TPP riboswitch aptamer (THI element) from a Chloroflexota bacterium, 98 nucleotides, folded computationally. Its Rfam family is "TPP riboswitch aptamer (THI element)". About the family: Vitamin B(1) in its active form thiamin pyrophosphate (TPP) is an essential coenzyme that is synthesised by coupling of pyrimidine and thiazole moieties in bacteria. The coordinates come from a structure-prediction model, not an experiment, and the mean pLDDT is 75. Of the family's consensus pairs, 95% are formed in the model.
[in-house]
Formats: sequence, C1' cells, structure tokens
RNA sequence: UUACUCCGCUGGGGGAGCCUGUGAGGCUGAGAGAGUAAAGUCUACCCUGGGAACCUGAACUCGGUAAUUCGAGCGUAGGGAAGCGGUAGUAAAAUGUU
Repeated sequence: UUACUCCGCUGGGGGAGCCUGUGAGGCUGAGAGAGUAAAGUCUACCCUGGGAACCUGAACUCGGUAAUUCGAGCGUAGGGAAGCGGUAGUAAAAUGUU
C1' cells in the first nucleotide's frame, strides 16, 4: 500500500399467513402491523454479493396439524438490492534498516 474479516453510517431490497363463536384469542416465525373505497404510503423486523432476506418453479412432492408458504425436499437450480468510514486482526507485495 492492497485485499479480506469485524463494527458503524447512509442508501437500497423484501415479506406480512392459517384457524376459531362478535369483541378477542390460538399456531409457526426475526417479523404475520398500521392505513385506504381500492391503491399509493408508513413503522418495526430481516437482508445487502461469503447474497435461503425474498422471488420463480408452486394451486409442486412427502410427512405432520384444528389449519397454514408447519417441517423436509426442491436447492451445488434460476434470479435477487452498495457505497463510504473506523480501529484491531490475517494474508500478500514494495521500500528502508540490521
């Protein structure tokens, strides 16, 4: 000096289901929310290339449940949203000294 890890800031991306007798409650999860005539929009949460956050496949297959995008497969599949700074560590190169 460069690259990577970690942290931070800003920007960006994403989803919001199932069931029950009204209110309300139950299940899984990081998150199942608010708002609108319907949208737009907003908050929290998660993810941001070492990218399973999320989408397609998919009204998929198997198992399970009161039911479900509940679990696994699919999945070494195809897509998918970045810049800067910080101090510490690791690696490489260059220069100087011994």